[in-house]
Molecule: c-di-GMP-I riboswitch aptamer
Organism: Sulfurovum sp.
RNA sequence: AACUUAGAAAGCCAAACUAUCUGCAAAGAUAGGACGGAAAGCUACGGAUCUCUUGUAAGACCGCCGGGUUACAUAA
Repeated sequence: AACUUAGAAAGCCAAACUAUCUGCAAAGAUAGGACGGAAAGCUACGGAUCUCUUGUAAGACCGCCGGGUUACAUAA
């Protein structure tokens, strides 16, 4: 340095649900809350799923799978 590892330590994120707001909707944001996560960081690039629409279409979603890219610590 790389790989591995929710094995250790320090930390990190935060499902469902609730409240408020935005949106035609899928859904998203903030606050609370923790089901879980070694990338549950980012990216819509490929597929899957979903919404509106009936369009030479548009949008959502990466905590569905894969790709790209960045990152803390380290037992064996």